A computed fold for a 184-nucleotide RNA from Heliorestis acidaminivorans, annotated as Lysine riboswitch aptamer.
NCBI's taxonomy places the organism under Bacteria, Bacillati, Bacillota, Clostridia, Heliorestis.
Rfam family: Lysine riboswitch aptamer. Rfam links the family to the GO term lysine biosynthetic process.
Of the family's consensus pairs, 98% are formed in the model.
[in-house]
RNA sequence: UGGAGAGUUAGAGGUGCGGUAUGUUAUGAGUAACACAGAUGAGUUUUGACGGAAAACUAUGAUUCUGUAGGGAAAGGAACUACCGCCGAAGUCUGAAUAAUGCCGAUCAUUUUCAGGCUGGGGCUGGGCAAAAUAUGCCCAGAACUGCCACCAGUACUUUUUUUGGUGGAGAGCUACUUUUUAC
Numbered sequence: 001u002g003g004a005g006a007g008u009u010a011g012a013g014g015u016g017c018g019g020u021a022u023g024u025u026a027u028g029a030g031u032a033a034c035a036c037a038g039a040u041g042a043g044u045u046u047u048g049a050c051g052g053a054a055a056a057c058u059a060u061g062a063u064u065c066u067g068u069a070g071g072g073a074a075a076g077g078a079a080c081u082a083c084c085g086c087c088g089a090a091g092u093c094u095g096a097a098u099a100a101u102g103c104c105g106a107u108c109a110u111u112u113u114c115a116g117g118c119u120g121g122g123g124c125u126g127g128g129c130a131a132a133a134u135a136u137g138c139c140c141a142g143a144a145c146u147g148c149c150a151c152c153a154g155u156a157c158u159u160u161u162u163u164u165g166g167u168g169g170a171g172a173g174c175u176a177c178u179u180u181u182u183a184c
Base pairs, nucleotide, nucleotide: 003182004181005180006179007178009176010175011174014087016086017085018084019083020082021081023080024079025078034070035068036067037066038065039064043057044056045055046054048108049107050105051104052103090119091118092117093116094115095114096113097112099111100110101109120146121145124142125141126140127139128138129137130136148169149168150167151166152165153164154163156161
């Protein structure tokens, strides 16, 4: 000097990712509760669902349906703004574990933790699930775009840099600096 391995630090991709806010706005919705009228006529309510116990309400009408030019929300989700943390940012699937959710059961589900799998990224199209929704989120598939690396072919330049195209690959990656080990 450059090669290989391991590590630290700092970065890049861009409609980049996630979180917070009693923020603003639209949607939810002229919907639900409630009120009145009519019909019905014995059940109804108490956790996110299911089952149960107990309690409460109920023929002085439970429940359900219809109507009213009566009444009139909210939550989740979304966009914007501001701030914060970042570049496996993060999301999702499977399995396991314990604790909580309510009066009980922990059967399901949710939250939490661990392990493993998939996905470089953001959009578009189609299908599925969720949702009030044609908003949006997630999953699967497809055709493109884009960033990185490797290889191949060319272009420009004259010093290892610019740029075009093709093929392939994955984030445990890539770039830069730096520490250490090791072979020549």